[in-house]
Molecule: c-di-GMP-I-GGC riboswitch aptamer
Organism: Clostridiales bacterium
RNA sequence: CCCGAUAAUGGCAAACCUGCCGAAAGGUGGGGACGCAAAGCCACGGGUCUAAAACGGGAUUCCCGUUAUGACAGCCGGGCUGCCGAAG
Numbered sequence: 001c002c003c004g005a006u007a008a009u010g011g012c013a014a015a016c017c018u019g020c021c022g023a024a025a026g027g028u029g030g031g032g033a034c035g036c037a038a039a040g041c042c043a044c045g046g047g048u049c050u051a052a053a054a055c056g057g058g059a060u061u062c063c064c065g066u067u068a069u070g071a072c073a074g075c076c077g078g079g080c081u082g083c084c085g086a087a088g
Base pairs, nucleotide, nucleotide: 002088003085004084011036012035016031017030018029019028020027021026034074040080041079042078044077045076046075047072048071049070054066055065056064057063058062
């Protein structure tokens, strides 16, 4: 260094409930643990989600379609950083 243990010290926290923010996806605080050796960080490639604004269509104040500039790092790659040390 690879690797990753029924090791040690610690860490994070899915679903669900709830306060707040957001048009939404989602984020965030609290509760809660399904899991995680990078479940720490970065939207660079792919992917997924949303569609406020914009554009188009139809229409009584609304509906439909397209679209990311929005979001997801706990979808897969990639990049950066990092605790511990059994076996091999």